[in-house]
Context: one part of a larger RNA
RNA sequence: CUCUCUCUAAGGAACUCGGCAAGAUGGCCCGUAACUUCGGGAGAAGGGGUGCCCCCCUAUGGGGGGCGCAGUGACCAGGCCCAGGCGACUGUUUACCAAAAACACAGGUCUCCGCAAAGUCGAAAGACGACGUAUGGGGGCUGACGCCUGCCCAGUGCCGGAAGGUUAAGGAAGUCGGUUACUCGAGUACGGGAAAGCUGGCGACCGAAGCCCCGGUGAACGGCGGCCGUAACUAUAACGGUCCUAAGGUAGCGAAAUUCCUUGUCGGGUAAGUUCCGACCCGCACGAAAGGCGUAACGAUCUGGGCACUGUCUCGGAGAGAGGCUCG
Numbered sequence: 001c002u003c004u005c006u007c008u009a010a011g012g013a014a015c016u017c018g019g020c021a022a023g024a025u026g027g028c029c030c031g032u033a034a035c036u037u038c039g040g041g042a043g044a045a046g047g048g049g050u051g052c053c054c055c056c057c058u059a060u061g062g063g064g065g066g067c068g069c070a071g072u073g074a075c076c077a078g079g080c081c082c083a084g085g086c087g088a089c090u091g092u093u094u095a096c097c098a099a100a101a102a103c104a105c106a107g108g109u110c111u112c113c114g115c116a117a118a119g120u121c122g123a124a125a126g127a128c129g130a131c132g133u134a135u136g137g138g139g140g141c142u143g144a145c146g147c148c149u150g151c152c153c154a155g156u157g158c159c160g161g162a163a164g165g166u167u168a169a170g171g172a173a174g175u176c177g178g179u180u181a182c183u184c185g186a187g188u189a190c191g192g193g194a195a196a197g198c199u200g201g202c203g204a205c206c207g208a209a210g211c212c213c214c215g216g217u218g219a220a221c222g223g224c225g226g227c228c229g230u231a232a233c234u235a236u237a238a239c240g241g242u243c244c245u246a247a248g249g250u251a252g253c254g255a256a257a258u259u260c261c262u263u264g265u266c267g268g269g270u271a272a273g274u275u276c277c278g279a280c281c282c283g284c285a286c287g288a289a290a291g292g293c294g295u296a297a298c299g300a301u302c303u304g305g306g307c308a309c310u311g312u313c314u315c316g317g318a319g320a321g322a323g324g325c326u327c328g
Stems, first nucleotide, its partner, number of pairs: 001323008010314002014312001019309001027050002029047002035040001037144001052065005067071001079307007086299002091103002107142007119128003145294004150224003155221002157217005164212003170206002174202006182193004225243005252286001253283001264280005
C1' cells in the first nucleotide's frame, strides 16, 4: 500500500450524478391520519414500557419491593414520512452488461369460423384445432376499475350490390387457305378447277369472377386547415369576411417519459433550486382502444422533498485479521 472488518472528538449529506456505501430501525404492548374499489392504507405514524421478588386477583391485570451502565441484557430481529411520473395488480424477460414505464395479464372490442369449421403443420397420407361445436375455436387491437371514447367513407382496405362498361379459357355461324377422289386442257411428267374427309388461319356472336361502377363500414389503414378584419384606454377578439378540404382536433389533458425557443412566466419549497410540486396555455410537434383523463392498492421501478441516522464528507486518526513488501 491492497482487501475484509472494529472504533472514532465536534459537525451531520457540507460527500456525490444520486445518501452509492455504511449506519440507524428491529421482538412484544399501547396507539394509529389523509385517502379508499370499504378489502385496505396498517407493522402507518407515534409513544412509553419490557428482567427478578412479594401480595391481590386470577390467568388479563393491579399494587409494592429490590439489582445493574444496560432486563426482546447474547444471537436472531422492519428505517420511516410527504409529493409526483409510469404501469392497475401477482407474474414474465435480454442463460453471460438492461428486470423496466418492455412482455403477459383478467376485462373491453372488432373480425373469421355451422363442423370434412375457420386456422395451422405436412408435395401426400395424416395430424393439431377437438374425441371440442358459437357461453366454442382462430386472428387483430386495447389492457383492472371509474368517467368517457368526438368529426371525416374523398384515397386505401374490407363487406354488400348487380343494371351498365370491360374481360379469359372454351364454344361458334361464317369466311379464307392446305391436301385430294374427280374433272378440264392435253402427248405423260404437268397446268387450271374441285366435292367429301382430314387439316390450318381469321372470326360476328355466346362466355364468369375480377376491375370500372353503386352503396356501406373507423375499437378498419388512416386524416382531423389558412389568411384578413373587428368591442368607447390599451390589449384581446365572443363576431364578420374570404380561400381550401373528405372533414378541419370535441371532451379531457397540456413547457408533459411529448415544449425547439427554454433555466418560458407566476406561485411553493431552499439562505441560494437548469431538477421537483401547483398554476398559466404561445400544444415547434397532446388527444380519445398505436385509447383520453383520473384512480385506492401494489413496485429490488423512476423523480423531488423531509425526519431519523451515520467516517459519504469537513479530514483525518487508531486498531484487528489476510495479502503485498523486506529479511530469513